The RNA shown here (TPP riboswitch aptamer (THI element)) has 106 nucleotides and comes from Paraglaciecola marina.
RNA sequence: AUUAGUCCGUCGGGGUGCCUAUAUGUUUAGGCUGAGAGAUGAAUAUCAUUAACCUGGUGAAUCUGCUCCGAUUAGUAUCGGCGUAGGGAACGGAUAUGCUGUAUUU
Numbered sequence: 001a002u003u004a005g006u007c008c009g010u011c012g013g014g015g016u017g018c019c020u021a022u023a024u025g026u027u028u029a030g031g032c033u034g035a036g037a038g039a040u041g042a043a044u045a046u047c048a049u050u051a052a053c054c055u056g057g058u059g060a061a062u063c064u065g066c067u068c069c070g071a072u073u074a075g076u077a078u079c080g081g082c083g084u085a086g087g088g089a090a091c092g093g094a095u096a097u098g099c100u101g102u103a104u105u106u
Base pairs, nucleotide, nucleotide: 001097005095006094007093008092009091010090011056012055013054014053017032018031019030020029021028038050039049040048041047042046062087063086064085068081069080070079071078
């Protein structure tokens, strides 16, 4: 503080990128970060279905701004800023803790 936590069930939301070589057109192989970069089908540079993963309002899961700004890199990747910005998906049951400060330990 007064249930915001945890577990279960069901229902949802989200992302699936970047680089190198090769192919030449519905490619293939490898590498990077991460919880997650998977599979199948259609289409043409995207969409749909599905698995896993994350997440559902104390919502940074994730989208926009944004191929933005700074750092770094092979990189439109990654880290930070932007960010007290604007969007963004829940019900039930069981249980009982949640946040902050101080001290100690690792």
The coordinates come from a structure-prediction model, not an experiment, and the mean pLDDT is 77.